[in-house]
RNA sequence: UUUAUAAAGAAGAGGGGAGAGAUCAGGCUCAUUGAACCUUUAGCAACCUGUGUUUAACAAGGUGCUAAAUCCUGCCAAAUUAUUUUGGAACGAUAAA
Numbered sequence: 001u002u003u004a005u006a007a008a009g010a011a012g013a014g015g016g017g018a019g020a021g022a023u024c025a026g027g028c029u030c031a032u033u034g035a036a037c038c039u040u041u042a043g044c045a046a047c048c049u050g051u052g053u054u055u056a057a058c059a060a061g062g063u064g065c066u067a068a069a070u071c072c073u074g075c076c077a078a079a080u081u082a083u084u085u086u087g088g089a090a091c092g093a094u095a096a097a
Base pairs, nucleotide, nucleotide: 001097002096003095004094005093011041012040013039014038015037019030020029021028024074025073026072027071042066043065044064047062048061049059050058051057075088076087077086078085079084
C1' cells in the first nucleotide's frame, strides 16, 4: 500500500502503585474492593496454517485477543424537528499478501 474483518466470544495468580479506555476535543465509563505496565498460567476466536470427500467439518502450529459496539460522538447524507435515529466515510486495530 491492497484486500478482508469487527454489536459474538474469552481472566485468575504474582509483581507493580495511579492512572486507564490509540491520538486531539467533548461525553461517558473503569480504577486504591488496586489502573497502566511486566511475568506466568488459563481461556476465546479461527485470518494464515494442517487434515479432509478441498464441500461440510475437525485440529490449534504462526499471529491476534480476553470491561463497555473500534465505549460513544466529531466529517457527509437522509429522516425527525431542535433532540434523536439510521446509513456511509475518515481515523485507529487485527490478519494476509
Predicted 3D model of a 97-nucleotide RNA (SAM riboswitch aptamer (S box leader)) from a soil metagenome.
The prediction has a mean pLDDT of 85.
RNAcentral holds the sequence, with entries from MGnify.
The model forms 97% of the base pairs in the Rfam consensus.